A computed fold for a 527-nucleotide part of an RNA from an uncultured bacterium, annotated as small-subunit ribosomal RNA, 5' domain.
It matches the Rfam family "Bacterial small subunit ribosomal RNA". Its family is annotated with ribosome and structural constituent of ribosome in the Gene Ontology.
Model confidence (mean pLDDT): 82 of 100.
The RNAcentral record of the full RNA draws on ENA and SILVA.
[in-house]
Context: one part of a larger RNA
């Protein structure tokens, strides 16, 4: 000198764009953060219409619409947070999988036949303070289970050919065995099942790189390898039985400490050094420890089970909870924001769609926390006014500074106008395409209509007023900038050298000056 997720002191006008618990991965009141589908299903409630009946109160049947607790499907494994752990194939980079999986999506081929038994909801009985149950009975399905059909699928056996990287891979022939499905509605679509391929996402293996110290030198028994078996989507001591005695290490094993890694950021002429906030990629975690279930995918932040600590409720028998999601509270700390608005856009989930959900996101609020921009007026103005300070008492300086005059109106105040971000979807009316006699429907397309949280915001116009807007640090040398008074080794200053003991340009105040400027200094840290 530069930098900063900064803090502190003094000061503080505006705008744009960023950033904002670095400490206790401490504890959390309250609200919200993951739902959706009635075009899978049976009910329930409400409304309307029609029919039957009627004692004119009503009852009942059918149909339609709306709402939905439950069964069922998809999602909840994404998105969002944090960096505790981890020195590791965790990450980065480059290869490999002839050892693998992949819901939704795309393409192709084939199929979708015929049956059965339940369980919720519901009704009844009943236990419990509650959380939540128990029993009996009825019922539907795209829920569940057999059967049929079936290969280019899977398993086993036997051949042939080609190739390779050892186990083998691919192609092909034959035989035996095994395995599927679900319907819905507006009748044209959409679902469902099997197989092959793609895309996407994941999993595994390996080469190289990846902090400190030897005042850590030996370490290891599932340890190293083999065989058989198990397990996995898959290789493998991943696990297990047996066998062998190996494996690693001064090219630093093992143990201790520290740490998420990277793209990148800061600095520097570079080499390098330091860091890993925001944004993006990967990993790990979700009170602590362990476990599996479901599923294409989890060993699952807002799922389940067990144990532990803690908090809360209790009728003492038993229960409930997990903000390292968004706000917010307590605590810690030098220190870090609103219990805000909207799904309008972008994106995500569900749905045929309308639409619903979305603290993702987009916006607004707070903070000079950073960067950038603008302003606090401009011109003229010498009786060089008054006042202040210094003085050799002549004057010098503050100083064109002020006053005064003439302007301007950025910003401000008031009034009026007023965006872009909107593309859609849907609806209405037409057109084109394939098919067909035609119609309906589908896809594409044209026109109209509809959709804005921000926000009456940005921006524009008009009017008015110099009116409402300057401080902070320094002045001995380094280092730009000097005098007076007070103090008298006191009070104090200080980054280093050092100043202060009666003429202090170094302390305090004043005048003057220098620097930067809505900031200026100090402190911490890095280069």
């Nucleotide at each position: 000198g530069g930098a900063c997720g900064a803090a502190c002191g003094c000061u503080g006008g505006c705008g744009g764009c960023g950033u904002g618990c670095c400490u206790a991965a401490c504890a959390c009141a309250u609200g919200c953060a993951a739902g959706u589908c009635g075009a899978a299903c049976g009910g329930a409630a409400g409304c309307a219409a029609a029919g039957a009946u009627u004692u004119c109160g009503g009852u009942u049947u059918u149909u339609g619409c709306u709402u939905u607790a439950g069964u069922g499907g998809c999602g909840a494994a994404c998105g969002g947070g944090u960096g505790a752990g981890u020195a590791a194939c965790g990450c980065g980079u480059g290869a490999g999988g002839a050892a693998c999986c992949u819901g939704c999506c795309u393409u192709u081929c084939a199929g979708u036949g015929g049956g059965g038994g339940a369980c919720a909801a519901c009704a009844g009985u009943u236990g419990g303070a509650a959380a939540c149950g128990a029993c009996u009975g009825c019922u539907a399905a795209u829920a569940c289970c057999g059967c049929a059909u079936a290969a280019u699928g899977c398993u086993u056996u036997u051949g042939a050919g080609u190739g390779g990287c050892a186990u083998c891979a691919c192609u092909u022939a034959a035989a035996a065995g095994c395995c599927a499905a679900a319907g819905a509605u507006u009748u044209a679509u959409u679902g469902c099942u099997g197989a092959a391929a793609g895309a996407u996402g994941g999993c595994c293996u390996c080469g190289c790189g990846u902090c400190u110290g030897a005042u850590u030198a030996g370490c290891u028994a599932g340890u190293u390898g083999g065989u058989g078996g198990g397990g996995u989507a898959a290789u493998g001591g991943c696990c297990u039985a047996c066998c062998a005695a190996g494996a690693c290490g001064a090219c630093g094993a093992u143990g201790c400490g520290u740490a998420g890694c990277c793209g990148g950021a800061c600095u520097g002429a570079g080499a390098g050094g330091u860091c890993g906030a925001u944004c993006g990629g990967c990993c790990a975690c979700a009170u602590u420890g362990g476990g599996a279930c479901u599923g294409a995918g989890a060993c699952a932040c807002g799922g389940c089970c067990c144990a532990a600590a803690c908090u809360c409720c209790u009728a003492c028998g038993g229960g409930a909870g997990a903000c390292a999601g968004c706000a917010g509270u307590u605590a810690g700390g030098a220190a870090u924001a609103u219990u805000c608005g909207u799904c309008a856009a972008u994106g995500g989930g569900g749905g045929a769609a309308a639409c619903c959900c979305u603290g993702a996101a987009c916006g607004a609020g707070c903070a000079a926390u950073g960067c950038c921009g603008c302003g606090u007026g401009a011109g003229u103005g010498a009786u060089g006014a008054a006042g202040g300070u210094c003085u050799u008492u002549g004057g010098a300086u503050u100083g064109u500074a002020a006053a005064a005059c003439u302007c301007u109106g950025u910003u401000g105040u008031a009034u009026g106008g007023a965006a872009a971000a909107a593309a859609u979807u849907g609806c209405u009316a037409g057109g084109u395409u394939a098919g067909g006699a035609a119609a309906u429907g589908a896809a594409c397309u044209u026109a109209g209509u509809u959709u804005g949280a921000u926000g009456g915001u940005a921006c524009c116009a008009u009017a008015c007023c110099a009116g409402a807007a300057a401080g902070c640090c320094c002045c001995g040398g380094c280092u730009a900038a000097c005098u007076a008074c007070g103090u008298g080794c006191c009070a104090g200053c200080a980054g280093c050298c050092g100043c202060g003991g009666u003429a202090a340009u170094a302390c305090g105040u004043a005048g003057g000056g220098g620097g930067c400027g809505a900031g200026c200094g100090u402190u911490a840290u890095c280069c």